[in-house]
RNA sequence: CCGUGCUAGGCGGGGAGCUAGCGGUGCCCUGUACCCGCAAUCCGCUACAGCGGGGCUGAACUCCUUCUCCAGGUCCCUCCCGUGCCCCUGCCCUCGGUGUCCGGUGUUGAGAGCCGGGCUCUGCGCGGCGGAGACCUGUGAACCCGGUCAGGUCCGGAAGGAAGCAGCCGUAAGCGGGACCCUCCGAGCGCCGCAGUUCACCUGGCUUGAGUUGGCCCCGAGGGUACGCACACGGGUCGGGAUCGAAAGAAGGUGCACGG
Numbered sequence: 001c002c003g004u005g006c007u008a009g010g011c012g013g014g015g016a017g018c019u020a021g022c023g024g025u026g027c028c029c030u031g032u033a034c035c036c037g038c039a040a041u042c043c044g045c046u047a048c049a050g051c052g053g054g055g056c057u058g059a060a061c062u063c064c065u066u067c068u069c070c071a072g073g074u075c076c077c078u079c080c081c082g083u084g085c086c087c088c089u090g091c092c093c094u095c096g097g098u099g100u101c102c103g104g105u106g107u108u109g110a111g112a113g114c115c116g117g118g119c120u121c122u123g124c125g126c127g128g129c130g131g132a133g134a135c136c137u138g139u140g141a142a143c144c145c146g147g148u149c150a151g152g153u154c155c156g157g158a159a160g161g162a163a164g165c166a167g168c169c170g171u172a173a174g175c176g177g178g179a180c181c182c183u184c185c186g187a188g189c190g191c192c193g194c195a196g197u198u199c200a201c202c203u204g205g206c207u208u209g210a211g212u213u214g215g216c217c218c219c220g221a222g223g224g225u226a227c228g229c230a231c232a233c234g235g236g237u238c239g240g241g242a243u244c245g246a247a248a249g250a251a252g253g254u255g256c257a258c259g260g
Stems, first nucleotide, its partner, number of pairs: 001260006009057003012030004020046005034054005063253006072244006079236006087228001089226009101215005111208008121196005126190002129186005135178005145170004153162003
C1' cells in the first nucleotide's frame, strides 16, 4: 500500500415547554435519515442520563471535535394600539347644608296644627235597567183530555138503557201578546242613603302670628365623563441587544485481527 473479517460508532437534528436534572411521547422549525412495545391527571433514566427487543451499515467524502454561515425559536428594551385599575386637574348631574346676595310671594294672613267636604277605592242598602218566573189574555188535542153528545151503532118484545164519532163548550203540554203589582237573578247603571279607605291635589272653617320659596357663590356626600400620570395584562411591525441553533461549508482527529 492492497484485500478479507470484526469492533467503537452511526441509522436524523434543533427550539420552546415540562422536569431537581437528562431524554422520550405531544407542539413548533428544518429536513427525509430502520422496525416493534411503553408514555402527559405521563414513560424511562441519574450526570457516561430514555428503557426493552430485533435489523442494516461500519474506520470513512458516511464516525467524533472545532470554526464559519444562517432557516427558525425564545427573552429583554425603544415605539405604537387596546383593556382594566389607582391618582391629579377640569366639566356635568343628584341629594343635603348655608339664607350673605338677587328674585317671587306674604298682616288683603306666610308657615304650622286641627276639623269638614270633594276627588280615589271598597262594602251594605235603595232605586232604575236587563233577564226569568208567577199572573192576565188569545190560540191550542181527528184518536191515545173532560162535559154535552145530532146522526148512526149495540142491548131489550116494549118501556127504556149503554158505549160513543163529528160538531160545540172548556182545558193540558206548546205557541203568541201583556200596562201595573209580586218573587228571583245579573251587571266598569246612579253618586241616592250609611259606613270605611285614600300618598298627592282642590275647597271651606278655626287657632297661632312672620316668614316662606327659587337661584348664584360656598361646604359635604354620591355618580358619570374628558385630557394626563403610574401600574398590570394582551397584541403588533421596524430597530437594537441576548440566547439556543437545523441544513450547508471548512479544518483537524480517530481502532483491531489475518493474509499478500